[in-house]
Molecule: small-subunit ribosomal RNA
Organism: uncultured bacterium
RNA sequence: GACGAACGCUGGCGGCAGGCUUAACACAUGCAAGUCGAGCGCCCUCUUCGGAGGGAGCGGCAGACGGGUGAGUAACGCGUGGGAACGUGCCUAUCGGUACGGAACAACCGAGGGAAACUUCGGCUAAUACCGUAUACGCCCCAAGGGGGAAAGAUUUAUCGCCGAUAGAUCGGCCCGCGUUGGAUUAGCUAGUUGGUGGGGUAAAGGCCUACCAAGGCUGCGAUCCAUAGCUGUUCUGAGAGGAAGAUCAGCCACACUGGGACUGAGACACGGCCCAGACUCCUACGGGAGGCAGCAGUGGGGAAUAUUGGACAAUGGGCGAAAGCCUGAUCCAGCCAUGCCGCGUGGAUGAAGAAGGCCCUAGGGUUGUAAAGUCCUUUCGCCGCUGAAGAUAAUGACGGUAAGCGGUAAAGAAGCCCCGGCUAAUUUCGUGCCAGCAGCCGCGGUAAUACGAAAGGGGCUAGCGUUGUUCGGAAUUACUGGGCGUAAAGCGCACGUAGGCGGCGCGCCAAGUCGGGGGUGAAAUCCCGGGGCUCAACCCCGGAACUGCCUCCGAAACUGGCGGGCUUGAGGCCGGGAGAGGUGAGCGGAAUUCCGAGUGUAGAGGUGAAAUUCGUAGAUAUUCGGAAGAACACCAGUGGCGAAGGCGGCUCACUGGCCCGGUUCUGACGCUGAGGUGCGAAAGCGUGGGGAGCAAACAGGAUUAGAUACCCUGGUAGUCCACGCCGUAAACGAUGAGGGCUAGUUGUCGGGCGGCAUGCCGUUCGGUGACGCAGCUAACGCAGUAAGCCCUCCGCCUGGGGAGUACGGUCGCAAGAUUAAAACUCAAAGGAAUUGACGGGGGCCCGCACAAGCGGUGGAGCAUGUGGUUUAAUUCGAAGCAACGCGAAGAACCUUACCAGCCCUUGACAUGCCUCGGAAGGACUUCAGAGAUGAUAUCCGCUCUUCGGAGCCGGGGACACAGGUGUUGCAUGGCUGUCGUCAGCUCGUGUCGUGAGAUGUUGGGUUAAGUCCCGCAACGAGCGCAACCCUCGCUGCCAGUUGCCAGCAUUCAGUUGGGCACUCUGGCGGGACUGCCGGUGACAAGCCGGAGGAAGGUGGGGACGACGUCAAGUCAUCAUGGCCCUUACGGGCUGGGCUACACACGUGCUACAAUGGCGACCAUAGUGGGUUAAUCCCUAAAAGUCGUCUCAGUUCGGAUUGUCCUCUGCAACUCGAGGGCAUGAAGUCGGAAUCGCUAGUAAUCGCGGAUCAGCAUGCCGCGGUGAAUACGUUCCCGGGCCUUGUACACACCGCCCGUCACACCAUGGGAGUUGGUUCUACCCGAAGACGGUGCGCUAACUUCGGAGGCAGCCGGCCACGGUAGGGUCAGCGACUGGGGUG
Repeated sequence: GACGAACGCUGGCGGCAGGCUUAACACAUGCAAGUCGAGCGCCCUCUUCGGAGGGAGCGGCAGACGGGUGAGUAACGCGUGGGAACGUGCCUAUCGGUACGGAACAACCGAGGGAAACUUCGGCUAAUACCGUAUACGCCCCAAGGGGGAAAGAUUUAUCGCCGAUAGAUCGGCCCGCGUUGGAUUAGCUAGUUGGUGGGGUAAAGGCCUACCAAGGCUGCGAUCCAUAGCUGUUCUGAGAGGAAGAUCAGCCACACUGGGACUGAGACACGGCCCAGACUCCUACGGGAGGCAGCAGUGGGGAAUAUUGGACAAUGGGCGAAAGCCUGAUCCAGCCAUGCCGCGUGGAUGAAGAAGGCCCUAGGGUUGUAAAGUCCUUUCGCCGCUGAAGAUAAUGACGGUAAGCGGUAAAGAAGCCCCGGCUAAUUUCGUGCCAGCAGCCGCGGUAAUACGAAAGGGGCUAGCGUUGUUCGGAAUUACUGGGCGUAAAGCGCACGUAGGCGGCGCGCCAAGUCGGGGGUGAAAUCCCGGGGCUCAACCCCGGAACUGCCUCCGAAACUGGCGGGCUUGAGGCCGGGAGAGGUGAGCGGAAUUCCGAGUGUAGAGGUGAAAUUCGUAGAUAUUCGGAAGAACACCAGUGGCGAAGGCGGCUCACUGGCCCGGUUCUGACGCUGAGGUGCGAAAGCGUGGGGAGCAAACAGGAUUAGAUACCCUGGUAGUCCACGCCGUAAACGAUGAGGGCUAGUUGUCGGGCGGCAUGCCGUUCGGUGACGCAGCUAACGCAGUAAGCCCUCCGCCUGGGGAGUACGGUCGCAAGAUUAAAACUCAAAGGAAUUGACGGGGGCCCGCACAAGCGGUGGAGCAUGUGGUUUAAUUCGAAGCAACGCGAAGAACCUUACCAGCCCUUGACAUGCCUCGGAAGGACUUCAGAGAUGAUAUCCGCUCUUCGGAGCCGGGGACACAGGUGUUGCAUGGCUGUCGUCAGCUCGUGUCGUGAGAUGUUGGGUUAAGUCCCGCAACGAGCGCAACCCUCGCUGCCAGUUGCCAGCAUUCAGUUGGGCACUCUGGCGGGACUGCCGGUGACAAGCCGGAGGAAGGUGGGGACGACGUCAAGUCAUCAUGGCCCUUACGGGCUGGGCUACACACGUGCUACAAUGGCGACCAUAGUGGGUUAAUCCCUAAAAGUCGUCUCAGUUCGGAUUGUCCUCUGCAACUCGAGGGCAUGAAGUCGGAAUCGCUAGUAAUCGCGGAUCAGCAUGCCGCGGUGAAUACGUUCCCGGGCCUUGUACACACCGCCCGUCACACCAUGGGAGUUGGUUCUACCCGAAGACGGUGCGCUAACUUCGGAGGCAGCCGGCCACGGUAGGGUCAGCGACUGGGGUG
């Protein structure tokens, strides 16, 4: 796009068309084929006696057309084009004829039978019914002498008929070429089969039939069989070529309940005729009968589904008739149905306060929307009324009072459906919350859904719109036009070769293909073009073109083909050389292994990562000599050679295949490919017989391991070897079929030839085998004269993944199995190449307290603290590997506080606005109730501005907008933060390369802490990072000297004071360090190593500073914020409790276990910091240190726990603070597996300060004092950087993913069998019927009276249905069973 459609929602009118696709299922009822009295007799009715009408028969013509259906049929059935051996009623034309006779049978009458249908007997009768004779121009037969064969009349005026014959027209029968579905898992079929002769038969050729003879005929160009199917013009689609279809209309065929058969006839094997058989239905008096809608309506049934038991013969056509006419469910009309196509309408103009309502909203507005209303106008269609055709020639109109015309009526009666995530045109809100649902594909939905449902808005089409189904297109996705096969699916394992296909260079002839022209045909309709008619269109009419085809005639001769005759370049032969693991057989050889014998010799050997099994004191291993046996042939050995492939490796001989080079030689296209076919064909395996050293499936043992039916070890059987025979597969690979031609180069190697000379080189040529590379090709990778390039020929093969190279069937095989080879079902992919990442128990290079080397800890104890868990009314919440856990907490007794219990408040503790009352706000203060919040109550002091209206501010009360929420979502967010990681990386512009993703730059060689720098380079630059710039510490100069300092002077208890500013110090500005200098090294670089100088040396130490990004990392409880939720509560206030619980588990710490220590005493010039200001005062006792004592013990260690007393803070220390005195004195004697920190002023150790804070520090943030050890090194663990490699990973190895098992569902194979369809063979039965035979019966026409002929009967062969037996094939079901798919 299309449809004979159906379904859902909806539905105004008209025109034109269409309407059982399913059950060729069964049918009630009516109708669908009759007509003729001008062929004939009879009967009946009416009669105006003129006649008119009717009925059943005889007879004629027509019932073979018209109408229906599509079952069957794969066929001369159909289409197309030809053909010869035929028929043809009615029609046309022509010729001729139409004479004379005869005998019956219906009707009718009579008598019977029967329920009926119907029928029997007897009798009468007519004809255009029947018979004979005559005649025969022509006709037929013939033995060519001869023989045979017709007729019908009616009426009279015309005519209509009849018979014979010829010709035509029409229609039909028959034959042939070509075309006409799928299956080879159907490969052979055939007995009247193929042909001939004789005969029969037919309208006619013919095995059409029969007898005999011959043995043929068809088939890979697909016979036979199976399945499916009416064929065509055409229809739909498509650019076409094609593909699909075969409704309506038209042509042909076939069929008429199923099967068989003939009769009649011009024509039938006959839809509304006959006979028989069968199934079914109906009637019956049970004896018998009747029937055939696939005609038109209609009914039941089936189905998703398809109409009225209508009108008329008016028209067109048909039958009969002389005609009038009769008949006609053909036909013409009407009815039903949006089934389709076409046309029309449902109003037009105006109308902004952009009304109301709806929806959205950032609350401003936007949108629906000129849409509505309103105003003005029109009347197509519809409705009402009037008129009223054409279709008909003189008449006759079913349609039909229709079409059309006129008048009237009022905007009046007339809009829906689908869609809005992308494809695809059209978007928001609400509801829902992986639910409900959507979905053509991708996919939506798990709390902000443009995807579900609703609404608003929008888009599309419109009396329709969607859905479903089917078909073509897109699909170059079966590729003829017009595809492919190295790796995506796809080259047979290899060769030989049959059919077939294709085929070198001249010449001549032929004309099959081919080309040109003419003729015939290609029905009509359809399509196309032009024109015309219905108002237009659909539709219809006319004309043209076309129908790409087939047949035929004439012509041409280039190409293909055929025939003839040549040629040598393709192919082959001959001669001369050559290389080689080519093949087969026989023989020979040495090394090694093992075994056997003997000798020497002693305790092990063997084996492994380490071991053990194993061998060995009965003498192994080792070593020497001798022997046996089997198998394989080191070195040479090589991207070397040979072979078609598989494959081939010691040496010699014999036989033998192929190849290469050279040549003056010969044949003359002999060629290439190759469906079937045939042969060869690794390893393993099989059969028979040998052989068996080593090796070695299976097997055994030992190890390894969670296990170890493995990898490792010790043994070991088939097998490996030989002969003969099978198998026929492989990653049989170059994943690349064979042959030929053409298309740049460079280089290696193997086998030959030629040339040159400077004789071991150069050049050249043929054949093989490699590497690289241009053009070209390729999706890329890559290929590239050995093509995967450009062409020709032939073969094989492919068509999404799985199912499956499986099942079934066939063939082969001893078996294993091979080969050929599906379907159901299922998925939205499977796959190739390349890219970027990530990853690897891959590789290379390099870093880091990463390991190692060291020092000190944790893990054990007690306590502190955090967490989990448990408990609880509540133990508020968050943080969760590193990167949660002394974290948010820089400080929970109340408060904090978010939790719990109870008691209270409701415009609220807080913000803005309104009304009202009162007063500044506020401060001080009394009493009562209460746990308090709160409620009630009492007093005092208390406004500003003013235009005098009021305003500002505050409080009480009120109503409403609102407040409020530590409620939820960190996976809706901002901000902030952690982490990789202070790691050295992350990118961009332009250019270049690539189809592209991307690459290059950023890789490489060096170097660095560093993508730091240098060099190189299709890159050149740049940005964010690194470094530097900033702060601080270390040296120093200058400036400044109070609260700091005191060398010298004076003074004091005291830098206390005067004085001073040199020093220390303070704090501001500078200097200083840059690989700058020297040597070495490196590439003359960057840099590195050493040195000098220097306070400091190669980044001097420390800090701040954290690239692109990752972890949906953390935080809605800091804050902010969207959505959602609560609103006398999820808000607010208060009291009390809880966050402090405690069987346990973990993290982080403190204190210890002691003598490097405890205790006591003594001693300061530490440093940061804080205290409102203060370098002065205070906090302030520094501790390690020194001296004394203790002497190895659960202690003078250790301090938990507990008792008691006290201090401090605070409204208040019960739950629940800190400190002190006395008393108590627990565990603990250095810590399992494991694990942490640290590289120098670091670790360790010692104390001090601060924030928070009323109080509370073992935590945190700082400060200084004392002050080490070690680093060979980068193999390993962890983390990281760069390059490279593999990848089936990409939520990226915490990935992906395989198989069994368990469960559910689905389709399927096998299956004892069982049920049915279909078909074949043999036999039996044998209706009707025609044919043949027969002559016991009957017999009007003719008769030469004998008979002929006929009828009936009987017999025979043929034969439908039916039956018996056995096969083939297809399908259904089937206990059980096999695998497969999905979850």